[in-house]
RNA sequence: CAGGAAAAAGGCAAACCCGUCGUGAGGCGGGGACGCAAAGCCACGGGACUCCCUGAGUCAGCCGGGUUACCCUUA
Numbered sequence: 001c002a003g004g005a006a007a008a009a010g011g012c013a014a015a016c017c018c019g020u021c022g023u024g025a026g027g028c029g030g031g032g033a034c035g036c037a038a039a040g041c042c043a044c045g046g047g048a049c050u051c052c053c054u055g056a057g058u059c060a061g062c063c064g065g066g067u068u069a070c071c072c073u074u075a
Base pairs, nucleotide, nucleotide: 002073003072004071005074011036012035016031017030018029019028020027021026034061040067041066042065044064045063046062047059048058049057050056051055
C1' cells in the first nucleotide's frame, strides 16, 4: 500500500423512553442496544425529508466522493 472471513483490545449506538432546543425535518444530554470495520469528520454529486417556500434548512445509520484513524495480516 492492500484486505476485513476469523480473533482480540478499545469504540460507536437504531427503535423506544425521559429531559431539553427547534414551526418542522431534526439536534443535544441521559437510559437503552438493532446493528456498525470508519455507524469518525466534511452537504462536494445524487437521493430523501422539512418549513415562516422563488428561498432557508435537516439527514454523514441512504448511495457515491473527499479526508483522518484503532486492531489483525491466521484465511
c-di-GMP-I-GGC riboswitch aptamer from a Candidatus Sericytochromatia bacterium, 75 nucleotides, folded computationally. Taxonomically the source falls in Candidatus Sericytochromatia (Bacteria, Bacillati).